[in-house]
RNA sequence: CAUGCAAGUCGAACGGCAGCACGCGGGCAACCCCGGUGGCGAGUGGCGAACGGGUGAGUAAUACAUCGGAACGUAUCUUCGAGUGGGGGAUAACGCACCGAAAGGUGUGCUAAUACCGCAUAAUCUCUCCGGAGAAAAGCAGGGGAUCGAAAGACCUUGCGCUCCUAGAGCGGCCGAUGUCUGAUUAGCUAGUUGGUGGGGUAAAGGCUUACCAAGGCGACGAUCAGUAGCUGGUCUGAGAGGACGACCAGCCACACUGGGACUGAGACACGGCCCAGACUCCUACGGGAGGCAGCAGUGGGGAAUUUUGGACAAUGGGGGAAACCCUGAUCCAGCCAUGCCGCGUGAGUGAAGAAGGCCUUCGGGUUGUAAAGCUCUUUCAGCCGGAACGAAACGGUCACGGCUAAUACCCGUGACUACUGACGGUACCGGAAGAAGAAGCACCGGCUAACUACGUGCCAGCAGCCGCCGUAAUACGUAGGGUGCGAGCGUUAAUCCGAAUUACUGGGCGUAAAGCUGCGCAAGCCGUUUUGUAAGUCAGAUGUGAAAUCCCCGGGCUUAACCUGGGAACUGCGUUUGAAACUACAAGGCUAGAGUGUGGCAGAGGGGGGUGGAAUUCCACGUGUAGCAGUGAAAUGCGUAGAGAUGUGGAGGAACACCGAUGGCGAAGGCAGCCCCCUGGGCCAAUACUGACGCUCAUGCACGAAAGCGUGGGGAGCAAACAGGAGUAGAUACCCUGGUAGUCCACGCCCUAAACGAUGUCAACUAGUUGUUGGGGAUUCAUUUCCUUAGUAACGUAGCUAACGCGUGAAGUUGACCGCCUCCCCACUACGCCCCCAACAUUAAAACUCAAAGGAAUGGACGGGAACCCGCACAAGCGGUGGAUGAUGUGCAUUAAUCCGAUGCAACGCGAAAAACCUUACCUACCCUUGACAUGGUCGGAAUCCUGCUGAGAGGUGGGAGUGCUCGAAAGAGAACCGGCGCACAGGUGCUGCAUGGCUGUCGUCAGCUGGUGUCCUGAGAUGUUGGGUUAAGUCCCGAAAAGAGCGCAACCCUUGUCCUUAGUUGCCAUCUUACGCAAGAGCACUCCAAGGAGACUGCCGGUGACAAACCGGAGGAAGGUGGGGAUGACGUCAAGUCCUCAUGGCCCUUAUGGGUAGGGCUUCACACGUCAUACAAUGGUCGGAACAGAGGGUUGCCAACCCGCGAGGGGGAGCUAAUCCCAGAAAACCGAUUGUAGUCCGGAUUGCACUCCCCAACUGGAGUGCAUCAAGCUGGAAUCGCUAGUAAUCGACGAUCAGCAUCCCGCCCUGAAUACCUUCCCGGAUUUUGCACACACCCCCCCUCACACCAGGGGAGUGGGCUUCACCAGAAGUGGGUAGUCUAACGGCAAGGAGG
Repeated sequence: CAUGCAAGUCGAACGGCAGCACGCGGGCAACCCCGGUGGCGAGUGGCGAACGGGUGAGUAAUACAUCGGAACGUAUCUUCGAGUGGGGGAUAACGCACCGAAAGGUGUGCUAAUACCGCAUAAUCUCUCCGGAGAAAAGCAGGGGAUCGAAAGACCUUGCGCUCCUAGAGCGGCCGAUGUCUGAUUAGCUAGUUGGUGGGGUAAAGGCUUACCAAGGCGACGAUCAGUAGCUGGUCUGAGAGGACGACCAGCCACACUGGGACUGAGACACGGCCCAGACUCCUACGGGAGGCAGCAGUGGGGAAUUUUGGACAAUGGGGGAAACCCUGAUCCAGCCAUGCCGCGUGAGUGAAGAAGGCCUUCGGGUUGUAAAGCUCUUUCAGCCGGAACGAAACGGUCACGGCUAAUACCCGUGACUACUGACGGUACCGGAAGAAGAAGCACCGGCUAACUACGUGCCAGCAGCCGCCGUAAUACGUAGGGUGCGAGCGUUAAUCCGAAUUACUGGGCGUAAAGCUGCGCAAGCCGUUUUGUAAGUCAGAUGUGAAAUCCCCGGGCUUAACCUGGGAACUGCGUUUGAAACUACAAGGCUAGAGUGUGGCAGAGGGGGGUGGAAUUCCACGUGUAGCAGUGAAAUGCGUAGAGAUGUGGAGGAACACCGAUGGCGAAGGCAGCCCCCUGGGCCAAUACUGACGCUCAUGCACGAAAGCGUGGGGAGCAAACAGGAGUAGAUACCCUGGUAGUCCACGCCCUAAACGAUGUCAACUAGUUGUUGGGGAUUCAUUUCCUUAGUAACGUAGCUAACGCGUGAAGUUGACCGCCUCCCCACUACGCCCCCAACAUUAAAACUCAAAGGAAUGGACGGGAACCCGCACAAGCGGUGGAUGAUGUGCAUUAAUCCGAUGCAACGCGAAAAACCUUACCUACCCUUGACAUGGUCGGAAUCCUGCUGAGAGGUGGGAGUGCUCGAAAGAGAACCGGCGCACAGGUGCUGCAUGGCUGUCGUCAGCUGGUGUCCUGAGAUGUUGGGUUAAGUCCCGAAAAGAGCGCAACCCUUGUCCUUAGUUGCCAUCUUACGCAAGAGCACUCCAAGGAGACUGCCGGUGACAAACCGGAGGAAGGUGGGGAUGACGUCAAGUCCUCAUGGCCCUUAUGGGUAGGGCUUCACACGUCAUACAAUGGUCGGAACAGAGGGUUGCCAACCCGCGAGGGGGAGCUAAUCCCAGAAAACCGAUUGUAGUCCGGAUUGCACUCCCCAACUGGAGUGCAUCAAGCUGGAAUCGCUAGUAAUCGACGAUCAGCAUCCCGCCCUGAAUACCUUCCCGGAUUUUGCACACACCCCCCCUCACACCAGGGGAGUGGGCUUCACCAGAAGUGGGUAGUCUAACGGCAAGGAGG
């Protein structure tokens, strides 16, 4: 807000008759007439419309809840009493005429009443000057014996009305007390305001209103202002106390388009009435009109979202009526919605071949799963057929009886009979037939939290309440299978309470987590002991109230339940009253233990003022005196030859007070220090006397309040923000230095903050001790000895407390009183606002946004340019190198068709690789193969194998020939091994992931550590043991100790080397003997050596030190001395260290190729950079000549002798050797000579040329060597950096592995053979203890600020627009009251004029 309905009714109040029905009469009929009857539109009149229904805008008190009160009203109803007499004039309707589009209106004429108005009367009522005055009314309907009347009727009677009055009930108006949200960044508000008197007004009290008077009233117990809000019974939640809310139902209030106003009425300032103003909508003939769903339905809009334009008055209730009856979107029903609560169903039993299918799988199976199918049953509900309610009893009629009454009337009551009434609804319910038939979803499965696998995806897509998940093996995403939960529902979102003791009344805290104000002190809170009284609090009894519903208990009704219903209890509250008197309070009176006062002592940097002292710094003057002084890590700026600094004398000035001096003293805190004087506050002690609770705490307030700072005026020696200069630095507006102004000092006045800290408010009481110290007192002692007591101040500590640390009679213990403060972190000791200030500031003090933390205490680690102690070629002391040159080699970078791959700080880089020309080889190019080069299984054929042609770069392709074996069997044949064909499973991969892995390895580190069980301590993480005192190479050992004992590591056991002994002597050895003079042979095994077994070394012995220990120092002996030297041996762990290209292996990927084969190329490229080496730069050398001495190895596809050839590499040759026998093999440096003479050389040897040699199928890309020739760089290497402590470094050569060949690499070997170590300060690494920590991917950590860009929120911003509110003023509708003027006017009086009244 379209449309419909939601308030009408009465003819028994009235005049009447538009329409309907009936009837009388006229009339053939049409029609006319008669209100006569049933009735009745419109109208007059009465009652109702103020109820019922809706909504919550406003309202923080004109409201509501509870309990009271006095100055009131009241229609209808009940009740007491009294009346209801007699008159009058109008007016609608209606008729006529007229205006208007309409809504409506005007004039005139007629008429009735229970409409209206006088008069009479007044039981009573109102007023009163107590004399008196004033005030009513209406009839209608039914019945009737007698009487009267022409009739109407009078009259009597009954009922319903009407008028006045009394009382009541119910309802309503008013007043009071108490309670009722948030904000103080709202602290002052109020002029009709508070009170009084007079007038007015109201139903009524009242500033309700008005005049005058007074100046009050409210407010920190929160006024005023602002925001928000209907209140309550109750509802939800909670153990309760509480918290949140106020749908439905019930009570009250307010509102009805917005604002204002009155009228009528018993009642309204009126939802479906009126007037005005405004906004909006509609009609219009443009002149003017109409409207108000926050009634029921319904529509539009808004929104996440909320129903039918239904039926009936049958019941309950309401209005009218005498009643029948009418009206009733109140109500009762139905419709829609799983919105909620409750109940029910979707089947039950049996059923293992554990079916099929799905999913998973360790491929065996498991699971879905008795689930299904199958078999046997049941039939609620839905569907079909049939029957069928309760809710209904009254009112009504007839009869009887009783009451009332004069009455058989009326009325009331009872009983019997009887008639009628059902929207829901053919609904509930009951019966019947059929048939498992028609009926299951939603969320979840990482933890909280019940429930797990597969695939897909790959920090993507996505999930997410919190933690968090996802970057190729996701129980967390998506899907599937399975499972869990609930079930006609399930899940999400929004909201409330709980858990949350997380605003703590019940029931918290404030040393360090957030949180204690310096004192004084008003209000306020609390307050010693005793007596009496009162009765406010308190306690007890009685009583009124606390509406009903709800909640609870016991019953009843729907088959049950939800639901409905009877009774009870309860409603913890408020009021009234009676008692009690312990406690609190109040009043009165005592007491002395709290508090205070007096007397006597005591200590003190307590405060204020005034004097005064010495040392020192600086400055000034003068003397002496000469070149520096000052300053620093080092310097410079600075001062100084114009005489500094130093030194001496004298003087000036300011500030601060060494020693004493002290976890000493005093003070409320801030704070207070030379000495003396004056004034002054507080404290302590002892003994007494007095006062008699005078006390404690303290919001607002007041006072004090370090330093810095501000104002005015002084002062200014030293120091010193700012500033200047010098250094240092990448810079250095700093740290250091030289100067230096405010300031620091004084007086006066402000500021008012600090880590103003004991991070601990004040007061009082109680609760183990020990030790030190300051002040006082007492007792005691030979003693200034010792003990007791009191007030402070410190250290430790019991009980107790504490999260722990810690506190602990000076409490952070146990209690009481009062105040202050806290409520996650940040924003923010901030913004805005108020207040304060000269200013700077200060006090008070938020929010938005954002985050899941911020924080405390303690623990074990890691770390520290913290500490202690110790070790290591770590430094130092030494020796030799690298870094410079040339070359070799590896790497990076670059290049390339490819330069395969890996290793990247130490701990990659002569590393994997103990040998890249082919091969290796993994790379590239080209050409080939596809069950494959290799393995297993099937089938077929052939033995295998050998010789050979053509073609091709080769792999390969394509031919020819030879050959027939072994085992079993009589034979046929079968089988084994091998070769080939076919086909399928599969092979194959140096493809990816070392961050999916095993194994192996590197590294810290051969560092001395690492760790259970038991016990003990701690709330716990954890600790102890393992720490401490010593000692060691060592967690090695000893002692102590809440630990006792043990494991992995250390050490030892093993190998090798150094000495001796025994045994054994060939291939080893040769002292003695023989010999052919060669250890060649004999003889021999003493020695060397070899290789088996033993011995030896254990701090065993001596001295010293130490704690009588462990051990250390020195010594003896000994080949060796304190683990004799060397090696192997590597704890728990760390580095997501390295390796998928040794091997193994999960997953992924390729499958005529990422597999396999072949040829050629590449891994060997080269601007450059780095690592590791070789050779040098020379005279301790080079070259030449001579001539000594090893060890450990290797050798038959081998080492290769003698001898010959070649300058040489090498060639020829062939003896010996399967090796203590032979060979490689003549070690070199060293030594003895010669030469060279400091030079790019007689150093150095790169590079290049020529000519050769060797290996190999083959030396171009790409080998090694030889001879001759060539003769580069390089003259000892910047910053930096490496190795080494004794048979070591350095130096010298020799061997081997790999290997056809290729060694400056690697591996072990021997010859010669040093220097130095004061010491642990420092660098590096490590071990232990301790300390700090905001670190924990652990200092290669963490983290702050600024800037750049983007974004979010908040603030500011020239302004601009809107809202609320205050004050003043202008205009002012309707309306109410009043005044004046005009006009009009039936009732009354009057003859009229005119009047009263309106």

The RNA shown here (small-subunit ribosomal RNA) has 1398 nucleotides and comes from an uncultured bacterium. The sequence is in RNAcentral, with records from ENA. Its mean pLDDT, the model's own confidence on a scale to 100, is 83.